[in-house]
Context: one part of a larger RNA
RNA sequence: UGACGGGGGCCCGCACAAGCGGUGGAGUAUGUGGCUUAAUUCGAGGCAACGCGAAGAACCUUACCUGGGUUUGACAUAGUUCUUACAAUAUAUGACAGUAUAUGUCCUUCGGGAGUGAAUUACAGGUGCUGCAUGGCUGUCGUCAGCUCGUGUCGUGAGAUGUUCGGUUAAGUCCGGCAACGAGCGCAACCCGUAUCAUUAGUUACCAUCAUUUAGUUGGGGACUCUAAUGAGACUGCCUGUGUUAAGCAGGAGGAAGGCGCGGAUGACGUCAAGUCAGUAUGGUCCUUACACCCAGGGCUGCACACGUACUACAAUGGCCGGUACAAUGGGAAGCAAGACCGCGAGGUGGAGCAAAACCUUAAAACCGGCCCCAGUUCAGAUUGUAGUCUGCAACUCGACUACAUGAAGUUGGAAUCGCUAGUAAAGGCGUAUCAGCAUUGACGCCUUGAAUACGUUCCCGGGCCUUGUACA
Numbered sequence: 001u002g003a004c005g006g007g008g009g010c011c012c013g014c015a016c017a018a019g020c021g022g023u024g025g026a027g028u029a030u031g032u033g034g035c036u037u038a039a040u041u042c043g044a045g046g047c048a049a050c051g052c053g054a055a056g057a058a059c060c061u062u063a064c065c066u067g068g069g070u071u072u073g074a075c076a077u078a079g080u081u082c083u084u085a086c087a088a089u090a091u092a093u094g095a096c097a098g099u100a101u102a103u104g105u106c107c108u109u110c111g112g113g114a115g116u117g118a119a120u121u122a123c124a125g126g127u128g129c130u131g132c133a134u135g136g137c138u139g140u141c142g143u144c145a146g147c148u149c150g151u152g153u154c155g156u157g158a159g160a161u162g163u164u165c166g167g168u169u170a171a172g173u174c175c176g177g178c179a180a181c182g183a184g185c186g187c188a189a190c191c192c193g194u195a196u197c198a199u200u201a202g203u204u205a206c207c208a209u210c211a212u213u214u215a216g217u218u219g220g221g222g223a224c225u226c227u228a229a230u231g232a233g234a235c236u237g238c239c240u241g242u243g244u245u246a247a248g249c250a251g252g253a254g255g256a257a258g259g260c261g262c263g264g265a266u267g268a269c270g271u272c273a274a275g276u277c278a279g280u281a282u283g284g285u286c287c288u289u290a291c292a293c294c295c296a297g298g299g300c301u302g303c304a305c306a307c308g309u310a311c312u313a314c315a316a317u318g319g320c321c322g323g324u325a326c327a328a329u330g331g332g333a334a335g336c337a338a339g340a341c342c343g344c345g346a347g348g349u350g351g352a353g354c355a356a357a358a359c360c361u362u363a364a365a366a367c368c369g370g371c372c373c374c375a376g377u378u379c380a381g382a383u384u385g386u387a388g389u390c391u392g393c394a395a396c397u398c399g400a401c402u403a404c405a406u407g408a409a410g411u412u413g414g415a416a417u418c419g420c421u422a423g424u425a426a427a428g429g430c431g432u433a434u435c436a437g438c439a440u441u442g443a444c445g446c447c448u449u450g451a452a453u454a455c456g457u458u459c460c461c462g463g464g465c466c467u468u469g470u471a472c473a
Base pairs, nucleotide, nucleotide: 001473002472003470004469005468007467008466009465010464011463012462013461015457016456019420020419021418022417023416026312027311028310029309030308031307032306033305034303035302042053043052064298065297066296067295068294069293070292073123077122078121079120080119081118082117088103089102090101091100092099093098106113107112125287126286128285129284130283134281136276137275138274139272141270146185147184148183149182150181151180152161153160154159165176166175167174191264192263193262194261196232197231198230199229200228201227202226206221207220210219211218235258238252239251240250241249242248314413318372319371320370321369322368323367330361331360332359335354336353340349341348342347379410384405385404386403387402388401389400390399426449427448428447429446430445431444432443
């Protein structure tokens, strides 16, 4: 100087407390362990692995296994020798991959050129190993308020001071003091969205006034909504109190918004030899008729069991039936697809419109009316049978969906444990990426309905500053 302490002081955080909803019990989905297997490819491992890499495992993917095949190779560059250009077609064999045979056959200045194939040499190739050889990227402490430097001063020196102290702040934020004076990386601001207003602009958006109409449909309008560019606005600016006449704090006015308005992006010096050689790059090392490459089938989906994360429920604040409103983000051409017709339905026929503020893409809870009457039920929907639909070369292993039938566990969950402070939690649906289809109940977004509680900091956990003890570095 650090680190540590079941030492002390001060302070903060959904850390506790106060509340609301869950997990842990059931069924299912999904990931992991284990077991099994020819293979169940590999990685990730407290927080910070386990709906993670994977924003799509039937084939492909695919790295694994079994079997069949290839050896300058599926891919790149170059040299040498030879060569009916190649492509293509046919036949045989085969599960395919391939193998074998036949047909075919460019330009030319006649030297050759280009190309293919064969042989050969350098080489290619490796998702083989090492993340403890690395780059790059990422997680975490933590959006915590810290981490340092120059000069000066002090100390024999390691170092100290500044950065400590008194206030204050979300903040090493600011003020005051001080052997320090300044500065850098962080904080904050600058960036994006959102909340108010103004100006400009009105089409595909809008419709108050005037006509018109089934319908903003048409004429028309530029007010409103909205769209998208510019600008204004919030700065403790004003008032009162308080404070050291400071920084600030408390209250108030005005205001759409008030003291960081709210949300996002943004992650200092470093820590964990943290993660990744399987995204890519890359040193070393290993394989080279095989640890490379092609193909068919299988596996990654196995199942006594254990754990994590979710979904659906156990019902009456509900279930079922009928009626009837109100969104936003987005997506659409090998696409989105309306009206119509067929089918109980999944869906089919057909194809108006739309490269879209134009056309397509049903919001659901809510609300109104009726039935159910507390039951393993008109709750719950697992499982199984039959018949179908769609995608795709192909749904046996192993897809999703529909109809009818079947109707399991489950009556609110032990010890323990998680999230959340406001348009949040909880509840409800909708959209998108990946994608032929789909495991999606996941992930990332969007809107609708919309709470409760916080006395407080004694305790648990994590962190910051000062100080103290130490046989630790």
Small-subunit ribosomal RNA, 3' major domain from an uncultured bacterium, 473 nucleotides, folded computationally. Its Rfam family is "Bacterial small subunit ribosomal RNA". Its mean pLDDT, the model's own confidence on a scale to 100, is 82.